The prediction has a mean pLDDT of 82. Large-subunit ribosomal RNA, domain II from a Candidatus Woesearchaeota archaeon, 714 nucleotides, folded computationally. Its Rfam family is "Archaeal large subunit ribosomal RNA". Gene Ontology terms of the family: ribosome and structural constituent of ribosome. Rfam 15.1 lists 2,955 matches to the family in 1,139 species.

Context: one part of a larger RNA
């Protein structure tokens, strides 16, 4: 790990709903006492709830069933319960008036939902405090013992020579100091990030240190907020930022696991307010069950009416913000001109007036669409009981994504924050989308055929290698969208379309053939300037046509070309504009890829018709559930489902009464079959060897897969 066995909303008390019973303006007894062998009788009336409220109190103190109207019911008249007025009590007020109560129902038992106090549905802290037991490890004192091979170093001192007036120094031996040096026994425990590593510090190399603030046996001694500590908050018996041990004690835990048959029905919230709340909880919301009551509701559509101030828009309709030009006035303004001064101009500034461009959640002369209310109609949905209202249980108060809000506000932007309406997921399975909670179909009672829906239909892989017209050669594509990803401004003489304007058989573009001149080297300039450095001007003529010269070129000339004309040739030519698919634009990290093969369609756009394809939808049979119905049957937009309510069932253990089965074989186990929607039950054979079931009550220590659950076994 598996497997077996164990294991988790219970009790008492008090309150509150509900079911059944007794009894009833009344209900019950409780302690305790007596009787019985016993199961049980019986006494107790204290006390407790209820039979009248209101009012701080002092105190006061209640229906007329009087009127109407009405639902089951009923042929009517009527009419319990219900509603609506009237009266009443009592507080309060000066009164009007208001709060609150009145037309008799409770009490008590037993279950059975829920709340509260005690462990209170089980397991779990880290801690707190109390009383005790620890210094056989360790820490540090005390008392008593004990140990340190060898070797090397040569302090004072001291003798002896040199040496001095005498010291002093100096040199040779002696001598044997040192937290002194090597090292070995002892003590340690630095690297190898050596090697082991069973549940707990080992070994093995290398390292430190070794007369000392060494090291060590025995004995003693200091104890838990307390010791000791050459101070690491170390260490105080494998435990220390406050030790173990038992109590307090099932501390507490808004926390995190776990919480055991079965079907039926219905089925949520992650939303507002409050709270040392924000991982919680208390109230409303929203979910289920139950009664009352009696007749309307209402998500949708459409008409009519109303309402408003967003979106957009506007600015000579306000506040506030703001560009350009122009033009006046002012000054006591700042800089500057001009004049001796006075004074005048220029310009920047201010205000005013024309013009021009421009804006705002806290600006609005205006101003929608959705949108809200009223109200008609229609659908639907209700007397088989809606809506509503009371009561009785609850879960939930951590929420996403997605789509719209002409980009809702915030942000450069996010699988971002924060909104409002719809929806979906959560709490939805099943069919698309390779795979993918929320995108696209579509809401699954059961079987069994059939049609379709989002998609698709070469091959994987069910289904057109369908059909018509077009584009695209780049493998572009082959991807509805998210997230995976995707490609941008800007070009393209790459093609396809549409429109448009110029030229053109009186020959256009291109290409080829020939011309391309004179005045003149135009004038200036300059060394030179001759179409061609630079500046001015840029005319005549001849002519089919040729520039005071388009471009290379020379120092300047030369030369080469072009504009421009003819010839030739024979038909479209040369441009704006929009627009299709396409190319370029284009770079990224581990091996690429439309899901994949592969594809020139099997890629794009357009049309079209068949066909595949879900739990949808149809048919058939059949089950639940709700209603109607004696009953047969009928009807139903009914029959996913987390938290969670409700309902009715299954099992097991035991107790009572009952009817039964068993050595001619019970439980109990192991195979097989039958039967029920399911928990489940039956019955066959085998094994076992003594019990065991049925129906109807009754009480439960009643259902295992998960708690790092427990013991046990392998």
């Nucleotide at each position: 790990g598996c497997c077996a066995g164990g294991a988790a909303g219970u009790g008492c008390a008090u309150c509150u709903g509900g079911g059944u019973g007794g009894c009833a303006a009344g209900g019950g007894u409780a302690a305790u006492c007596c009787c019985g062998c016993a199961g049980g009788g019986g006494a107790g009336g204290a006390c407790c709830c209820g039979c009248a409220g209101c009012g701080a109190a002092a105190g006061c103190a209640a229906c007329a069933c009087g009127c109407g109207c009405g639902c089951a019911c009923g042929c009517g008249a009527g009419g319990a319960g219900g509603c609506g007025c009237g009266a009443g009590g009592u507080a309060u007020g000066a009164a009007a008036g208001u709060g609150c109560c009145u037309g008799g129902a409770g009490u008590c038992a037993c279950c059975c939902g829920g709340a509260u106090g005690c462990g209170a549905c089980c397991c779990g802290a880290a801690a707190c405090c109390a009383g005790g037991u620890g210094a056989u490890c360790u820490a540090g004192c005390c008392c008593u013992g004990a140990g340190u091979a060898a070797g090397g170093u040569g302090a004072a001192a001291c003798g002896g020579g040199a040496g001095u007036a005498a010291u002093a120094u100096c040199c040779c031996g002696u001598g044997g100091a040192g937290g002194c040096c090597u090292g070995a026994a002892g003590a340690g425990g630095u690297u190898c990030u050596g090697u082991g590593g069973a549940c707990a510090a080992g070994c093995g190399u290398u390292c430190u240190u070794c007369u000392a603030a060494c090291u060590u046996g025995g004995g003693g001694u200091u104890a838990g907020g307390g010791g000791u500590a050459a101070a690491a908050a170390g260490c105080c018996c494998a435990u220390c930022g406050a030790a173990c041990c038992u109590g307090g004690u099932a501390a507490u835990a808004g926390c995190u696991g776990g919480u055991u048959c079965c079907u039926a029905c219905c089925g949520a919230a992650g939303u507002u307010g409050g709270c040392c709340g924000u991982a919680g909880u208390c109230a409303a919301g929203c979910c289920u069950c139950g009664g009352c009551a009696g007749a309307g509701g209402u998500c949708g559509u459409g008409g009519a009416g109303a309402u408003g101030g967003u979106a957009g828009a506007g600015a000579g309709a306000c506040g506030g913000a703001u560009u350009u030009g122009g033009g006046g006035c002012u000054u006591a303004g700042g800089u500057u001109c001009c004049g001796a001064a006075a004074g005048g101009g220029a310009u920047c500034g201010g205000c005013c007036c024309c013009u021009u461009g421009u804006c705002c959640a806290a600006c609005u002369c205006c101003g929608a669409a959705u949108g809200u209310c009223u109200u008609c109609a229609u659908g639907c949905c209700g007397u088989a009981g809606a809506a509503g209202c009371c009561g009785a249980g609850a879960g939930a108060c951590g929420g996403g994504g997605a789509g719209u809000c002409u980009u809702g506000g915030g942000g450069u932007a996010a699988a971002c924050u924060u909104g409002a309406c719809u929806u979906c997921c959560g709490a939805u399975a099943g069919g698309g989308g390779a795979a993918c909670a929320a995108c696209c179909c579509a809401g699954a009672c059961u079987a069994u055929g059939g049609u379709u829906a989002a998609g698709g239909u070469c091959c994987c892989u069910a289904a057109a290698u369908c059909a018509u017209g077009a584009c695209u050669c780049a493998g572009u594509g082959u991807u509805a969208a998210c997230g995976g990803g995707u490609g941008a401004a800007a070009g393209g003489u790459g093609u396809c379309u549409a429109c448009u304007g110029u030229c053109a058989u009186a020959g256009a573009c291109a290409g080829c053939g020939a011309g391309g001149a004179g005045g003149u080297u135009g004038g200036c300039u300059u060394a030179g300037a001759a179409g061609c450095a630079g500046c001015c001007a840029c005319c005549c003529u001849u002519u089919a046509a040729a520039a005071a010269g388009u471009g290379c070129g020379u120092a300047a000339c030369a030369g080469c070309u072009u504009a421009c004309u003819c010839g030739u040739c024979a038909a479209g030519a040369c441009g704006a504009u929009a627009g299709g698919c396409c190319c370029u634009g284009a770079a990224a990290a581990u091996g690429g890829u439309c899901g994949g093969g592969g594809c020139u369609a099997a890629g794009u756009c357009a049309u079209g018709u068949a066909c595949c394809g879900a739990u949808a939808c149809c048919a058939u049979a059949g089950a639940c559930c709700g209603c109607c119905g004696c009953a047969a049957g009928g009807c139903g937009u009914g029959u996913g489902a987390u938290a969670g309510g409700u309902a009715g069932g299954c099992g097991u253990c035991a107790u009572g009464c009952u009817c039964g089965g068993g050595c001619a074989g019970a439980a109990g186990c192991g195979c097989g079959c039958u039967c029920g929607g399911g928990a489940g039950a039956g019955c066959g054979c085998g094994u076992g060897g003594a019990c065991c079931g049925u129906g109807c009550a009754u009480a439960a220590u009643u259902g295992a897969g998960a708690a790092u659950c427990c013991u046990g076994g392998c």